Overview:
Predicted 3D model of a 269-nucleotide RNA (Bacterial large signal recognition particle RNA) from an Acidimicrobiia bacterium. It is recorded under the gene name ffs. NCBI's taxonomy places the organism under Bacteria, Bacillati, Actinomycetota, Acidimicrobiia. Of the family's consensus pairs, 90% are formed in the model. The coordinates come from a structure-prediction model, not an experiment, and the mean pLDDT is 78.

[in-house]
RNA sequence: UCGUGCUAAGCGGGGCGCUAGGGGUGCCCUGUACCCGAAAUCCUCUCCAUGCGGGGCCGAAUCCCCUGCCUGAGGAGGGGCCAUCCCCGGGUCCGGUGGCGGGCACGCGGUGUUGACGGCCGGGUCCUGCGCGACGGGGCACCGUGAAACGAGUCAGGUCCGGAAGGAAGCAGCUCUAAGCGGGACGUCCCGGGUGCCGCAGGAGUGCCUGGCCCGAGCCGGCGACCCGCACGCGCCGGGGCGUGACCUUCCGAAGGCAGGGUGCACGA
Numbered sequence: 001u002c003g004u005g006c007u008a009a010g011c012g013g014g015g016c017g018c019u020a021g022g023g024g025u026g027c028c029c030u031g032u033a034c035c036c037g038a039a040a041u042c043c044u045c046u047c048c049a050u051g052c053g054g055g056g057c058c059g060a061a062u063c064c065c066c067u068g069c070c071u072g073a074g075g076a077g078g079g080g081c082c083a084u085c086c087c088c089g090g091g092u093c094c095g096g097u098g099g100c101g102g103g104c105a106c107g108c109g110g111u112g113u114u115g116a117c118g119g120c121c122g123g124g125u126c127c128u129g130c131g132c133g134a135c136g137g138g139g140c141a142c143c144g145u146g147a148a149a150c151g152a153g154u155c156a157g158g159u160c161c162g163g164a165a166g167g168a169a170g171c172a173g174c175u176c177u178a179a180g181c182g183g184g185a186c187g188u189c190c191c192g193g194g195u196g197c198c199g200c201a202g203g204a205g206u207g208c209c210u211g212g213c214c215c216g217a218g219c220c221g222g223c224g225a226c227c228c229g230c231a232c233g234c235g236c237c238g239g240g241g242c243g244u245g246a247c248c249u250u251c252c253g254a255a256g257g258c259a260g261g262g263u264g265c266a267c268g269a
Stems, first nucleotide, its partner, number of pairs: 001269006010057002012030005020046005034055004064262008074252006082245003085241006095234001099230005106224003109220003118214008126203006132196002135192006142183004151176004159168003
């Protein structure tokens, strides 16, 4: 150096969590990496603890182990208080926004010499009383109907009295009427009220509308600006939050790249 057979190693790793601590099951990252079984009030270990039980593959090198540098997924701690979110308190100061109330009359607008504001005199709207009218209800008048007997008039026929003349009662029919029933336009009387472009008298009041007279230039306050006040919330003020996200810093760090180094045993030629 070559060949054969073996062995160590390898067949994933890391962060968080858990734990007195190591490892595993759990969650996450990396990315491809034998199989089976149990593991959270858990499993297995004790500081070279870096899993346990059973089986398999590969195998001393591209493949196993180590060192240095660079990049670096992800995670953990700390910080400033940067942004944002949430919670508690306040209404003192500053600020802003919206709301409510008041003021002013600067701008716009409206109105005014076809006469504003102001002043004087009146009317209406409002209230009370009376009257009148309309409406509604009721009564009366009025119209119709209305008694088989105990209503009226007239009473044919018939009946009765009478010698006769004549007289009497009276059914049907006709006419009328009482109570009752129905109607009730017009009329008349009484009553009623969320009744009236109605009349009279009195009152209240200056809100609104309106008429007349005097005067002679402002008036209104809708919108904006400005000022004041109130209550409330805020991006205002004070405090809090291992809430979230960026940033700075420390630590761990999979994976990748570059460079370098290390590791056997037996037999045969």